[in-house]
Context: one part of a larger RNA
Molecule: small-subunit ribosomal RNA, 5' domain
Organism: Actinomycetota bacterium
RNA sequence: GGUUGAUUCUGCCGGAGGCCACUGCUAUUGGGGUUCGGCUAAGCCAUGCGAGUGGAGGGCGCGGCCGCGAGGCCGUGGCCCCGCGCACGGCUCAGUAACACGUCGUCAACCUACCCUCGGGACGGGGAUAACCUCGGGAAACUGAGGAUAAUACCCGAUAGGCGAGGGGCGCUGGAAGGCCCCUUCGCUGAAAGCGAAAGCGCCCGAGGAUGGGACGGCGGCCUAUCAGGUAGUUGGUGGGGUAACGGCCCACCAAGCCUACGACGGGUACGGGCGAUGGGAGUCGGAGCCCGGAGAUGGGGACUGAGACAAGGCCCCAGGCCCUACGGGGCGCAGCAGGCGCGAAAACUCCGCAAUGCGCGAAAGCGUGACGGGGGAACCCCAAGUGCCGCUGAUCUUCGAUCGGCGGCUUUUCGGGAGUGUAAAAAGCUCCCGGAAUAAGGGCUGGGUAAGUCUGGUGCCAGCCGCCGCGGUAACACCAGCAGCCCAAGUGGUGGUC
Numbered sequence: 001g002g003u004u005g006a007u008u009c010u011g012c013c014g015g016a017g018g019c020c021a022c023u024g025c026u027a028u029u030g031g032g033g034u035u036c037g038g039c040u041a042a043g044c045c046a047u048g049c050g051a052g053u054g055g056a057g058g059g060c061g062c063g064g065c066c067g068c069g070a071g072g073c074c075g076u077g078g079c080c081c082c083g084c085g086c087a088c089g090g091c092u093c094a095g096u097a098a099c100a101c102g103u104c105g106u107c108a109a110c111c112u113a114c115c116c117u118c119g120g121g122a123c124g125g126g127g128a129u130a131a132c133c134u135c136g137g138g139a140a141a142c143u144g145a146g147g148a149u150a151a152u153a154c155c156c157g158a159u160a161g162g163c164g165a166g167g168g169g170c171g172c173u174g175g176a177a178g179g180c181c182c183c184u185u186c187g188c189u190g191a192a193a194g195c196g197a198a199a200g201c202g203c204c205c206g207a208g209g210a211u212g213g214g215a216c217g218g219c220g221g222c223c224u225a226u227c228a229g230g231u232a233g234u235u236g237g238u239g240g241g242g243u244a245a246c247g248g249c250c251c252a253c254c255a256a257g258c259c260u261a262c263g264a265c266g267g268g269u270a271c272g273g274g275c276g277a278u279g280g281g282a283g284u285c286g287g288a289g290c291c292c293g294g295a296g297a298u299g300g301g302g303a304c305u306g307a308g309a310c311a312a313g314g315c316c317c318c319a320g321g322c323c324c325u326a327c328g329g330g331g332c333g334c335a336g337c338a339g340g341c342g343c344g345a346a347a348a349c350u351c352c353g354c355a356a357u358g359c360g361c362g363a364a365a366g367c368g369u370g371a372c373g374g375g376g377g378a379a380c381c382c383c384a385a386g387u388g389c390c391g392c393u394g395a396u397c398u399u400c401g402a403u404c405g406g407c408g409g410c411u412u413u414u415c416g417g418g419a420g421u422g423u424a425a426a427a428a429g430c431u432c433c434c435g436g437a438a439u440a441a442g443g444g445c446u447g448g449g450u451a452a453g454u455c456u457g458g459u460g461c462c463a464g465c466c467g468c469c470g471c472g473g474u475a476a477c478a479c480c481a482g483c484a485g486c487c488c489a490a491g492u493g494g495u496g497g498u499c
Base pairs, nucleotide, nucleotide: 001013002012017499018498019497020496021495022494023493024492025491028385029384030383031382032381033380035378036377037343043341044340045339047338048337049336052084053083054082057081058080059079060078061076062075063074064073065072066071091296092295093294101220102219103218104217105216106215107214110213111212115209116208117207118206119205120204121203123157124156125155126154132147133146134145135144136143137142161189162188163187164186165185166184167183168182169181171180172179194201195200222268223267224266229259230258231257234256235255236254237253238252239251240250241249271293272292273291274290275286276285277284278283298319299318300317301316302315321332322331323330324329349375351374352373353372357371358369359368360367361366388410389409390408391407392406393405394404395403396402397401415435416434417433418432419431420430421429442488443487444486445485446484447469448468453483455482456481457480458479464471465470
């Protein structure tokens, strides 16, 4: 604004503001940001890179020097053993309505590599093995046999220590000893490693701390009753197994319990929170990005190693997909960074660097790091600036004046060039100098709501417009153009979602 002849109310539709995504037309510059394949396909992936490091643990190789030789020294970092790391960091949101998350507590039921503090300690012995050499199998992936060797690798013994049980104590903490401490007896188990010229760095045991985790509980936060009953390891007990640890976690036996209209069970939807959008608020809507927590790594299952995983760039099995093959057999997993295909209305470079911050390793120097720091692309958002100013003169229009043209002058943000600074290197930016108005305005609207035409031409219920009401059938302020005007402005309109 719209239901009425008119008025008022209720209700609904539409308009006006903000935010998000896509989109039409248009587009000068700079700064900042937690923006950019989140919504659809947790669809599939060529290629490169994304986790190594330690030579002051050890063996070998290679190069150089010394030495007749045995061998010694220096360098290098190629191979292997060994240590630490690879459980962090990075990505995604499929699943999950759950102690997953948030918050407050509990552990008298627990673990914690590296780090810190304190107290002790490191005695004796042994056998292997890889790289290497020799021989072999295989198309390859890879793999077998024999021989040699070292260690901070491995093993045995000793001691210290640890654990458990019984007895004892006016002992300590506490709400409560089943905890801790001391004495004693028995049983079980049972440590250590060196390197370096040195300073030093390490090793083992015990106690405490710190950090990180594990477990348990109260309360809190979606829809559906057109889901009303659900449950058999189910609920509890005894005994055991298992775990770092409690527990029906698992197992044998026994009992028959347990949950539920304060909504069990089922179905749907959904990672949760900090927060975000909007609104005067109450509230409503959202949970992509950033931070905290969780979960996942082609789908599903499993354990090994380890302080820590049931492990995105580790292993095994099943499934589906792809690749190689000599057909015997093998290999792969971008929801890491780039990049490709597909899907879609919809989203970037196969860039540079470890200079900074952080992390891993190292005694350190240092090495590594698509974490990260930078650059490139994008009208993603926010902020700032500009596209000129003055005078004279001519034309048009209705005066002030406006528009356009000519002449002269001024300024220089931007722009072009140069120097310095800036940077890991650049690019920007900043400072200074030179040139020159030069290089820079559009989009929508003008019947009402709603700001701005009842101007000109065309059209004639046609062509068309319109969010809503409504315009158009020959003078259309409403269609298509011209001119004029209005609004916002590097933007301005449209579509969808939401308040």